[in-house]
RNA sequence: GGGGCUGUAGCGCAGUUGGGAGCGCGCGACAUUCGCAUUGUCGAGGCCGGGAGUUCGACUCUCCUCAGCUCCA
Numbered sequence: 001g002g003g004g005c006u007g008u009a010g011c012g013c014a015g016u017u018g019g020g021a022g023c024g025c026g027c028g029a030c031a032u033u034c035g036c037a038u039u040g041u042c043g044a045g046g047c048c049g050g051g052a053g054u055u056c057g058a059c060u061c062u063c064c065u066c067a068g069c070u071c072c073a
Base pairs, nucleotide, nucleotide: 001072002071003070004069005068006067007066010025011024012023013022019056027043028042029041030040031039049065050064051063052062053061
């Protein structure tokens, strides 16, 4: 220098023929208990790595770019 994969909540991840942003753990409140743990219910937390484009509409398609891993040279 060129190719491929990955980037979504604090952490691990799912999500797509383009239309509802979600799961587990963690965190907070409440219930349960003499208390803790467990369990149950409810809740907070994201502008989907960044920018631009296409579209009525983009996590999803296109282009550029950043970071990590990997292959070739």
A computed fold for a 73-nucleotide RNA from a Synergistaceae bacterium, annotated as transfer RNA. The coordinates come from a structure-prediction model, not an experiment, and the mean pLDDT is 82. Its Rfam family is "tRNA". Rfam's curators write: Transfer RNA (tRNA) molecules are approximately 80 nucleotides in length. By type it is a transfer RNA. It was read from a public genome assembly.